[in-house]
Context: one part of a larger RNA
RNA sequence: GAACGAACGCUGGCGGCAGGCCUAACACAUGCAAGUCGAACGAGAAGCCAGAGCUUGCUCUGGUGGAGAGUGGCAGACGGGUGAGUAACGCGUGGGAAUUUGCCUUUCGGUACAGAAUAACUCAUGGAAACGUGGGCUAAUACUGUAUACGCCCUUCGGGGGAAAGAUUUAUCGCCGAAAGAUGAGCCCGCGUUGGAUUAGCUUGUUGGUGGGGUAAAAGCCUACCAAGGCGACGAUCCAUAGCUGGUCUGAGAGGAUGAUCAGCCACACUGGAACUGAGACACGGUCCAGACUCCUACGGGAGGCAGCAGUGGGGAAUCUUGCACAAUGGGCGAAAGCCUGAUGCAGCCAUGCCGCGUGAGUGAAGAAGGCCUUAGGGUUGUAAAGCUCUUUCGCUAGGGAAGAUAAUGACGGUACCUAGUAAAGAAGCCCCGGCUAACUCCGUGCCAGCAGCCGCGGUAAUACGGAGGGGGCUAGCGUUGUUC
Numbered sequence: 001g002a003a004c005g006a007a008c009g010c011u012g013g014c015g016g017c018a019g020g021c022c023u024a025a026c027a028c029a030u031g032c033a034a035g036u037c038g039a040a041c042g043a044g045a046a047g048c049c050a051g052a053g054c055u056u057g058c059u060c061u062g063g064u065g066g067a068g069a070g071u072g073g074c075a076g077a078c079g080g081g082u083g084a085g086u087a088a089c090g091c092g093u094g095g096g097a098a099u100u101u102g103c104c105u106u107u108c109g110g111u112a113c114a115g116a117a118u119a120a121c122u123c124a125u126g127g128a129a130a131c132g133u134g135g136g137c138u139a140a141u142a143c144u145g146u147a148u149a150c151g152c153c154c155u156u157c158g159g160g161g162g163a164a165a166g167a168u169u170u171a172u173c174g175c176c177g178a179a180a181g182a183u184g185a186g187c188c189c190g191c192g193u194u195g196g197a198u199u200a201g202c203u204u205g206u207u208g209g210u211g212g213g214g215u216a217a218a219a220g221c222c223u224a225c226c227a228a229g230g231c232g233a234c235g236a237u238c239c240a241u242a243g244c245u246g247g248u249c250u251g252a253g254a255g256g257a258u259g260a261u262c263a264g265c266c267a268c269a270c271u272g273g274a275a276c277u278g279a280g281a282c283a284c285g286g287u288c289c290a291g292a293c294u295c296c297u298a299c300g301g302g303a304g305g306c307a308g309c310a311g312u313g314g315g316g317a318a319u320c321u322u323g324c325a326c327a328a329u330g331g332g333c334g335a336a337a338g339c340c341u342g343a344u345g346c347a348g349c350c351a352u353g354c355c356g357c358g359u360g361a362g363u364g365a366a367g368a369a370g371g372c373c374u375u376a377g378g379g380u381u382g383u384a385a386a387g388c389u390c391u392u393u394c395g396c397u398a399g400g401g402a403a404g405a406u407a408a409u410g411a412c413g414g415u416a417c418c419u420a421g422u423a424a425a426g427a428a429g430c431c432c433c434g435g436c437u438a439a440c441u442c443c444g445u446g447c448c449a450g451c452a453g454c455c456g457c458g459g460u461a462a463u464a465c466g467g468a469g470g471g472g473g474c475u476a477g478c479g480u481u482g483u484u485c
Base pairs, nucleotide, nucleotide: 001485002484003483004482006481007480008479009478010477013357014356015355016354017353018352019350020349021315026313027312028311030310031309032308035074036073037072040071041070047064048063049062050061051060052059053058054057081268082267083266090193091192092191093190094189095188096187099185100184104181105180106179107178108177109176110175111174112146113145114144115143121136122135123134124133125132126131152161153160154159166173167172168171194240195239196238201231202230203229206228207227208226209225210224211223212222213221243265244264245263246262247258248257249256250255270291271290272289273288274287293304294303295302296301321347323346324345325344329343330341331340332339333338360390361389362388363387370381371380372379373378394426395422396421397420398419399418400417404412429474430473431472432471433470434455435454436453440469441468442467443466444465450457451456
């Protein structure tokens, strides 16, 4: 000098764009953050209409209606958060072969015949609750069997095995098998990736082989047996620290430091472990077990997980609203209308940063008054003020008023912007003045009080302390502290 997710002190007019728990991966009240489909299915409350009975405001029957729940499908593996762990094929880069891939695209072929249940519902019943238990009834695109099989799988090449689901408004949407593609994912390898040797030896599924198992898939991935290997001063092992990268900051560069925001990858979801479902999870707002903590309890037993968005306590030098809307973009479901979406779009708060603008312009010497200094003549503040003449950016008041949306649909928002009016009217501070380093005098103090980045000032004439006048610098900021180059 530059930079910052900054903080602190003093000060503070406006706008645009960005950014905003770096600390306790500490604990969390409350609300919301993942649903959707009646064109898969059975049943069907309230309300309304009609009829009947009549005790005249109730009951029954039929229709309409479609709530809330249930079976089933798809989505809850995305999106959003955090950086605890991880020195690792985790990441970056370049390759590889032994894989899988719901929805989507293309192509070929098929969609036949049967069956048994079960939730809802109803009856009974247990429990304080959470939640159950038993009997009975019922549907499906839920479940099961048979048939068929171009291609598919296995094969001892003889053969063997395996599928489907329908819906309706009749136009479509589906379903099954197979082959390609696209996309996503899993796996392997070369190279690169912090410090410590006051860590020198480490390893027994360890290194390799065979048989078996296992996976979507190669492999000690697992297991039995056999062999005795494998790694290491080119730093193994151990310890400490740390998410990695594109990037960011600095620097002429080489390099050094760093990894907030945005983007890619990874890991995690109270702590530890496990699997289930599924195309995909060993699953943040799923399940089970254990633990710590909090809450409810009728003491028998239960409930919970903000490192989602707001918000609270705590910690801290320090970091925001319990806002609006699905109008746009995108996502899920649905044939669609649409529903959901704290993703997102916006608004709110904060000079936290960057950028822009303003706080007036011209004229004005009796060089006014006042202040300060003075050699008492004067000098300086100073064209500065007043006065006169103008202007109206921003602000304020009023009127009009978008684009963003493609026929409709705008949270933002009566916002941006435009026009008119208003009056110089509402808008300047901070640090410094001994040298480095731009800027000097007076008074007070008297090694005191104090200053200080370094050198150093202060003990009676202090340009270095405190105040004043004057001056210098930057400016809605200025200085200090911290950190990096």